[in-house]
RNA sequence: AUGAUCAAUAUUAGAGAGAAUGGUAUGUUGUAAUUCAUUAUGACAUAAUGCCAUCGCCGAAGGUGCAAGUUUAACGAAACUCUCAGGCAAAAGGAUAAUAUUGUGACG
Repeated sequence: AUGAUCAAUAUUAGAGAGAAUGGUAUGUUGUAAUUCAUUAUGACAUAAUGCCAUCGCCGAAGGUGCAAGUUUAACGAAACUCUCAGGCAAAAGGAUAAUAUUGUGACG
RNA backbone atom coordinates (compact mmCIF):
# COMPACT_ATOMS: atom_id res chain seq x y z
C1' A A 1 0.00 0.00 0.00
C1' U A 2 -5.42 -3.51 -1.66
C1' G A 3 -9.65 -2.99 1.55
C1' A A 4 -13.85 -8.29 2.41
C1' U A 5 -16.43 -8.18 6.99
C1' C A 6 -18.16 -5.97 11.36
C1' A A 7 -19.14 -1.64 14.48
C1' A A 8 -20.04 3.59 15.35
C1' U A 9 -21.42 8.51 13.63
C1' A A 10 -23.79 12.04 10.07
C1' U A 11 -27.39 12.98 6.04
C1' U A 12 -31.63 11.25 3.17
C1' A A 13 -35.78 7.88 2.60
C1' G A 14 -38.75 4.87 5.88
C1' A A 15 -44.75 1.11 6.99
C1' G A 16 -48.85 -0.50 10.01
C1' A A 17 -52.91 0.10 13.48
C1' G A 18 -59.23 3.69 17.76
C1' A A 19 -57.38 12.03 17.91
C1' A A 20 -61.50 4.69 20.74
C1' U A 21 -65.25 4.23 24.97
C1' G A 22 -66.74 5.16 30.08
C1' G A 23 -65.83 7.39 34.80
C1' U A 24 -63.40 10.81 37.95
C1' A A 25 -60.66 15.45 39.04
C1' U A 26 -59.88 20.29 37.01
C1' G A 27 -61.16 24.61 33.94
C1' U A 28 -64.83 27.74 31.15
C1' U A 29 -69.89 29.00 30.77
C1' G A 30 -75.60 29.14 31.45
C1' U A 31 -79.57 28.67 35.17
C1' A A 32 -81.51 28.56 40.36
C1' A A 33 -80.88 29.56 45.59
C1' U A 34 -78.52 33.24 48.26
C1' U A 35 -74.63 34.27 53.41
C1' C A 36 -71.80 37.79 47.31
C1' A A 37 -69.09 34.03 48.13
C1' U A 38 -70.52 29.31 48.18
C1' U A 39 -73.94 25.26 46.91
C1' A A 40 -76.88 22.44 43.24
C1' U A 41 -77.43 21.37 38.19
C1' G A 42 -76.84 21.40 32.57
C1' A A 43 -73.33 22.08 28.39
C1' C A 44 -68.32 22.19 26.50
C1' A A 45 -62.84 21.11 26.82
C1' U A 46 -58.97 18.07 28.66
C1' A A 47 -55.39 14.06 21.71
C1' A A 48 -50.12 14.29 23.09
C1' U A 49 -48.71 15.76 28.54
C1' G A 50 -53.86 14.51 35.34
C1' C A 51 -55.77 9.64 37.27
C1' C A 52 -58.62 4.94 36.94
C1' A A 53 -61.03 1.25 34.10
C1' U A 54 -62.79 -1.31 29.49
C1' C A 55 -62.40 -3.54 24.98
C1' G A 56 -60.46 -3.37 19.62
C1' C A 57 -56.12 -3.29 16.64
C1' C A 58 -50.50 -2.95 14.66
C1' G A 59 -45.40 -5.00 14.10
C1' A A 60 -40.21 -2.50 11.44
C1' A A 61 -37.04 -0.41 18.67
C1' G A 62 -36.03 -4.36 22.05
C1' G A 63 -37.48 -9.26 23.41
C1' U A 64 -40.05 -14.85 23.00
C1' G A 65 -40.42 -19.40 20.09
C1' C A 66 -38.98 -22.68 16.24
C1' A A 67 -36.87 -25.71 10.86
C1' A A 68 -33.18 -27.96 8.14
C1' G A 69 -28.73 -29.47 10.14
C1' U A 70 -24.87 -30.79 13.72
C1' U A 71 -21.11 -33.32 17.91
C1' U A 72 -28.59 -34.70 18.88
C1' A A 73 -27.51 -32.96 26.54
C1' A A 74 -27.45 -28.99 23.68
C1' C A 75 -26.49 -25.45 19.65
C1' G A 76 -29.50 -23.59 15.86
C1' A A 77 -32.06 -18.03 11.27
C1' A A 78 -35.44 -14.49 9.73
C1' A A 79 -38.67 -8.98 7.54
C1' C A 80 -41.58 -16.03 9.98
C1' U A 81 -44.05 -16.37 14.90
C1' C A 82 -45.90 -14.44 19.76
C1' U A 83 -47.61 -9.78 20.97
C1' C A 84 -44.15 -9.44 26.99
C1' A A 85 -42.52 -4.58 25.99
C1' G A 86 -43.56 -0.74 22.58
C1' G A 87 -47.13 1.65 19.41
C1' C A 88 -52.51 3.21 17.03
C1' A A 89 -53.82 12.36 14.45
C1' A A 90 -49.14 15.27 14.31
C1' A A 91 -44.37 15.20 16.75
C1' A A 92 -41.11 11.54 18.68
C1' G A 93 -39.61 6.59 17.76
C1' G A 94 -38.73 3.17 13.74
C1' A A 95 -36.34 -2.62 11.25
C1' U A 96 -34.09 -1.65 6.81
C1' A A 97 -31.70 0.83 2.37
C1' A A 98 -28.28 4.38 0.03
C1' U A 99 -24.14 7.78 0.47
C1' A A 100 -20.02 9.70 3.31
C1' U A 101 -16.46 9.58 7.41
C1' U A 102 -13.82 6.97 11.34
C1' G A 103 -12.09 2.42 13.46
C1' U A 104 -11.13 -2.96 12.36
C1' G A 105 -7.98 -5.54 8.81
C1' A A 106 -10.13 -11.04 5.87
C1' C A 107 -7.97 -11.75 1.00
C1' G A 108 -4.04 -10.44 -2.30

Glycine riboswitch aptamer from Staphylococcus succinus, 108 nucleotides, folded computationally. Its mean pLDDT, the model's own confidence on a scale to 100, is 79. Of the family's consensus pairs, 90% are formed in the model. It matches the Rfam family "Glycine riboswitch aptamer". From the family's description: This family represents the bacterial glycine riboswitch. Gene Ontology term of the family: glycine biosynthetic process.